[in-house]
Context: one part of a larger RNA
RNA sequence: GAACGAACGCUGGCGGCGUGCCUAACACAUGCAAGUCGAACGAGAAAGUUCCCUUCGGGGGGCGAGUAAAGUGGCGCAAGGGUGAGUAACACGUGAAUAAUCUGCCCUCAAACCUGGGAUAACCUGGCGAAAGCUAGGCUAAUACCGGAUAAGACCACGUCUUAUUAAGAGAUGCGGUAAAAGGAGUCUCAAACUUCUUUUGAGGAUGAGUUCGCGGACCAUUAGCUUGUUGGUGAGAUAAAAGCUCACCAAGGCGACGAUGGUUAGCCGGCCUGAGAGGGUGAACGGUCACACUGGAACUGAGACACGGUCCAGACUCCUACGGGAGGCAGCAGUGGGGAAUAUUGCGCAAUGGGCGAAAGCCUGACGCUGCAACGCCGCGUGAGCGAUGAAGGCUUUAGGGUCGUAAAGCUCUGUCAAGUGGGAAGAAUUUUGACGGUACCACUAGAGGAAGCCCCGGCUAACUCCGUGCCAGCAGCCGCGGUAAUACGGAGGGGGGCAAGCGUUGUUC
Repeated sequence: GAACGAACGCUGGCGGCGUGCCUAACACAUGCAAGUCGAACGAGAAAGUUCCCUUCGGGGGGCGAGUAAAGUGGCGCAAGGGUGAGUAACACGUGAAUAAUCUGCCCUCAAACCUGGGAUAACCUGGCGAAAGCUAGGCUAAUACCGGAUAAGACCACGUCUUAUUAAGAGAUGCGGUAAAAGGAGUCUCAAACUUCUUUUGAGGAUGAGUUCGCGGACCAUUAGCUUGUUGGUGAGAUAAAAGCUCACCAAGGCGACGAUGGUUAGCCGGCCUGAGAGGGUGAACGGUCACACUGGAACUGAGACACGGUCCAGACUCCUACGGGAGGCAGCAGUGGGGAAUAUUGCGCAAUGGGCGAAAGCCUGACGCUGCAACGCCGCGUGAGCGAUGAAGGCUUUAGGGUCGUAAAGCUCUGUCAAGUGGGAAGAAUUUUGACGGUACCACUAGAGGAAGCCCCGGCUAACUCCGUGCCAGCAGCCGCGGUAAUACGGAGGGGGGCAAGCGUUGUUC
């Protein structure tokens, strides 16, 4: 000098764009953050209103409404969002391999969609419990579940051929096991037929993912030896998939001064800061990736999880309890307590972009778009302009003449940025509808210099000097140093000057 997710002191007019718990991965009240589909399925209220009957207590019908809420089923919940605890590792970056693999939804192509069955929730009745909830019996549906038939092709076992390889690989061919589900709309009264969506099988694509390998990026040798599933082989099991991944047997190997093992620290990268560069530092925001979801462990479902707002077990903590037993997980968005030098609204909207479901209308979306708060940062603008010497008053100073603040003020003539008021008023919305922001931005008019300047410094380094007070005291100080009676170095100046400016200085950190 530059920089900052900064903090502190003094000060503070406006706007645009960004940014905002770096500390306790500490604990969390409350609300919201993942639902959707009636065009898969069965069932189905109430309030209210209206009509009828009435013994005036009430009963029944219509609308509400095939609505709400609940249930079976499908898809989604593995994305999006948060955090950086752990991890020195194929976690990441980069380049390869997968003939060792999987891939829901989507796209293209080919083939098919036949025929049966038994349940169960919801519901009703009963029981237990304070509750959470549990349980027995009975009824019922499906694109839920389970059989049978069919098999172009696919999978498995066996045989043959071709090709290539490190090899169980790829291709062709012959014999035995494996699938399907219906719903809606229109022409119609129904059926049939047609269209569309869904379903089953196979091939290919796209996307996403798994696994393996070469190389690369922290510190400590005041860590020198480490290892028994350890290293390799055979066989088996597991997996979508190679492999000690696991197991049985066999062999005794494997790593290490080119740093094994151990310890400490740390998410990694694109980037960011600095620097002429080389390099050094760093990993906030944005983007990619990994890991985690109170702590530890485990599996289930599923195309995909060993699953933040799922399940089970154990533990700590908090809450409810009738003491028998239960409930919970903000490192989602707000917000609270605590910690701290320190970090924001318990806001609005799905209008846009994107996502989930749905045929669609649409519903959901604290993703996102906006708003609020904060000079936290960057950028822009303003706090007026011109003329104006009796060089006014006043302050400071003085050698008492003067000098200086100083054209500065006053005064005169103007202007109208920002702010204020009045009126108008968007784009962002796509072919119709649809705008949170927002009566916002912006435009026009009105009045009027009015509402808008501070902070640090002035001995040298380093731009900028005098007076008074103090008297090695009080104090200053980044270094040198200053102060003991004329201190440009301390304190004051409503004296002067210098620098920067809605900021200025200090502290911390990096180069």
Description: A computed fold for a 511-nucleotide part of an RNA from an uncultured delta proteobacterium, annotated as small-subunit ribosomal RNA, 5' domain. The full RNA is in RNAcentral, with records from ENA and SILVA.